[in-house]
Molecule: c-di-GMP-I riboswitch aptamer
Organism: uncultured bacterium
RNA sequence: GCCGCGAAAGGGCAAACCCGCGGUGACGCGGGGGCGCAAAGCCACGGGGCUCGUUGAAAGAGCUAGCCGGGCUGCCGAA
Numbered sequence: 001g002c003c004g005c006g007a008a009a010g011g012g013c014a015a016a017c018c019c020g021c022g023g024u025g026a027c028g029c030g031g032g033g034g035c036g037c038a039a040a041g042c043c044a045c046g047g048g049g050c051u052c053g054u055u056g057a058a059a060g061a062g063c064u065a066g067c068c069g070g071g072c073u074g075c076c077g078a079a
Base pairs, nucleotide, nucleotide: 012037013036017032018031019030020029021028022027035066041072042071043070045069046068047067048064049063050062051061052060
């Protein structure tokens, strides 16, 4: 000097639940609230789960990125 790790500092996001609104629904948005998270920033590409669909299925459509994998981007950097 470079690489890896991620302490500290400044901060960031925000679970369950409650209220309001939207939706057939999963769920989403806003407010409250903090379980947690070094990408809990973004993307539905693959898988999983959930919803709609059906007499029951299938096809199909949708939701979930805080289920896993993957892609893109990002603040600070000690021992």